Predicted 3D model of a 130-nucleotide RNA (SAM riboswitch aptamer (S box leader)) from a Chloroflexota bacterium.
Taxonomically the source falls in Chloroflexota (Bacteria, Bacillati).

RNA sequence: GACUCAUCCAGAGAGGCUGAGGGACCGACCCUUUGACGCCUCGGCAACCAAGCAGUGAUCAGUGUUCAGUUAUCAGUGAUCAGUGAAGACGGUGCCAAUUUCGGCAGACUAUGUGUCUGGGAGAUGAGAG
Numbered sequence: 001g002a003c004u005c006a007u008c009c010a011g012a013g014a015g016g017c018u019g020a021g022g023g024a025c026c027g028a029c030c031c032u033u034u035g036a037c038g039c040c041u042c043g044g045c046a047a048c049c050a051a052g053c054a055g056u057g058a059u060c061a062g063u064g065u066u067c068a069g070u071u072a073u074c075a076g077u078g079a080u081c082a083g084u085g086a087a088g089a090c091g092g093u094g095c096c097a098a099u100u101u102c103g104g105c106a107g108a109c110u111a112u113g114u115g116u117c118u119g120g121g122a123g124a125u126g127a128g129a130g
Base pairs, nucleotide, nucleotide: 003128004127005126006125007124008123013042014041015040016039017038021031022030023029025104026103027102028101043096044095045094048092049091053085054084056082057081058080059079060078061077063075064074100122105119106118107117108116109115
């Protein structure tokens, strides 16, 4: 790089170095010498993976409830799985201008407008598989 799945209208910036571009691509628009992009330090956001907690449901196992046996029900226990909630202190990432900045392709609606909505494509991030 190519494949699969999930998410992408929420959230979160200061300082130092450097010095001219940057926002993936194209168009628009925007940020930027009142210092962009990048790098470093510190801080923060979030909750994708891993670990832990609580409660719910399903399945399984065994225990009790019986005078005794079986079945069913019920009670509580343990394991596994699924999804939920809170926390997020330690681990692997990610992120901290603008909805992924908006649009790009197709369709529907329409007050006919650089309109609204739906889906797709592309991209980003995470997880997985090869």